[in-house]
Context: one part of a larger RNA
RNA sequence: UUGGGUUUAAAGGGUGCGUAGGCGGCCGAUUAAGUCAGCGGUAAAAUUGCGGGGCUCAACCCCGUACCGCCGUUGAAACUGGUCGGCUUGAGUGAGCGAGAAGUAUGCGGAAUGCGUGGUGUAGCGGUGAAAUGCAUAGAUAUCACGCAGAACUCCGAUUGCGAAAGCAGCAUACCGGCGCUCAACUGACGCUGAAGCUCUAGAUCACGGGGAUCAAACAGGAUUAGAUACGCAGGUAGUCCGCACAGUACAAGAUGAAUGCUAGUUGUCCGGAGGGCAUGACCUCUGGGUGACACAGAGAAAGCGUUAAGCAUUUCACAUGGGGAGUACGCCGGCGACGGUGAAACUC
Numbered sequence: 001u002u003g004g005g006u007u008u009a010a011a012g013g014g015u016g017c018g019u020a021g022g023c024g025g026c027c028g029a030u031u032a033a034g035u036c037a038g039c040g041g042u043a044a045a046a047u048u049g050c051g052g053g054g055c056u057c058a059a060c061c062c063c064g065u066a067c068c069g070c071c072g073u074u075g076a077a078a079c080u081g082g083u084c085g086g087c088u089u090g091a092g093u094g095a096g097c098g099a100g101a102a103g104u105a106u107g108c109g110g111a112a113u114g115c116g117u118g119g120u121g122u123a124g125c126g127g128u129g130a131a132a133u134g135c136a137u138a139g140a141u142a143u144c145a146c147g148c149a150g151a152a153c154u155c156c157g158a159u160u161g162c163g164a165a166a167g168c169a170g171c172a173u174a175c176c177g178g179c180g181c182u183c184a185a186c187u188g189a190c191g192c193u194g195a196a197g198c199u200c201u202a203g204a205u206c207a208c209g210g211g212g213a214u215c216a217a218a219c220a221g222g223a224u225u226a227g228a229u230a231c232g233c234a235g236g237u238a239g240u241c242c243g244c245a246c247a248g249u250a251c252a253a254g255a256u257g258a259a260u261g262c263u264a265g266u267u268g269u270c271c272g273g274a275g276g277g278c279a280u281g282a283c284c285u286c287u288g289g290g291u292g293a294c295a296c297a298g299a300g301a302a303a304g305c306g307u308u309a310a311g312c313a314u315u316u317c318a319c320a321u322g323g324g325g326a327g328u329a330c331g332c333c334g335g336c337g338a339c340g341g342u343g344a345a346a347c348u349c
Stems, first nucleotide, its partner, number of pairs: 005319002007303002012317001014200001016198002021193003025087007033080002035076008048066007090190001091187003094183005103175006109153001113149008124135002161168002208243003215239001219235001221233001257316006265294012298305001322349003331342004
C1' cells in the first nucleotide's frame, strides 16, 4: 500500500444548505469518445513467462516463441458516454383534509419565593448526625391584609409529540417553517451525495447596555477532621434573566454519516385514510406515515442487532492504521480575549 474496516476494540464530521466533482429511472432512434474484434506499424538487447537444448544436476549459458503499451486503419453496437424524440414509477407542483412543547413577536394569568408597609402575638427561630456561625425584645419565627420585584410554569405528562441538529412545555393572539394522509389534475428525471464554502449550534466564557427574586463558582464565617484549601451548615459576588454583539466547543451519543431498493412475523402506542358492523359510541378488518417492545432468516468476537439492521446490495462523503509523547510543539488561519481550527517529530515501551 492493498485486501479488509469505523455501536462497544483505532475510526461517522455537532447539524443543515450547497459549488466543483462522483453517481444516476423506463422506451426508441442515432453517434462511435470509452469498450470489443481483425489487419498493419512500433515496442533495442539483456531481464520475465512458456517450449526445447548445453555444462554429471542446479545455479548459469544458448535457441525459439509470447505477453503488455502506444499509433494507424477497417469494422461491431450489447453496455457506459454524447445528441434527438417520447414516458411516468423517482422528484416536484396542485387540490382537499390533518396533527404537533417546531420558530419569532406581543399581551395576559395564578401559585411559590424574597422584600416593603400595617395588624395580631411573644420568646424564641433556623439549622444539623450533633452543633455552632446566623436571625430575634430596636419585637423575629408564626399568622392576617395590602403592595412591589424578578424568574420559572405544578397537575395534564406518557418508551407522547415537534424540530436538521443544538433543542422545544402556563394561556391567548399575530406572523412564519417543516411534516403526514387522500386524490392522481400538472411538470417530465428536474434526482442522490457533496471536497471547498456558508448557515445554525447546549452550557460555561467575553464586550456594551439593562435587570437582579431565586439559586449560586469565587470569597469569607461556623462546624467536621490528625489536617479539611472538601463533603454537611449559615452568608455571599460574578453568573443565572433580557437586548445586541462575540465565541464555536460538549459523553454535540443511537458512542451507529446521508440516500435508494430488497429480505418471515407478533404486539403496544401516536397521526391520517378506506371498508364492515353498530346505537353517529366502544369495536372488527385492511392500509400510509411515525415511535417503542419482542423475534425468524441472516450477519456479528460476543454483548447485542434484526423492515427504524449492526442483514443483502448500490451510490457518495467523512474517518482510523500500536500505546505514550500529544490534541502537545512549530507554522498558518480565525478571535477583543479566553481560546478554537489545522496538526507533527525526537524519544520511549
A computed fold for a 349-nucleotide part of an RNA from an uncultured bacterium, annotated as small-subunit ribosomal RNA, central domain. The full RNA is in RNAcentral, with records from Greengenes. The coordinates come from a structure-prediction model, not an experiment, and the mean pLDDT is 87. Rfam family: Bacterial small subunit ribosomal RNA. Rfam links the family to the GO terms ribosome and structural constituent of ribosome.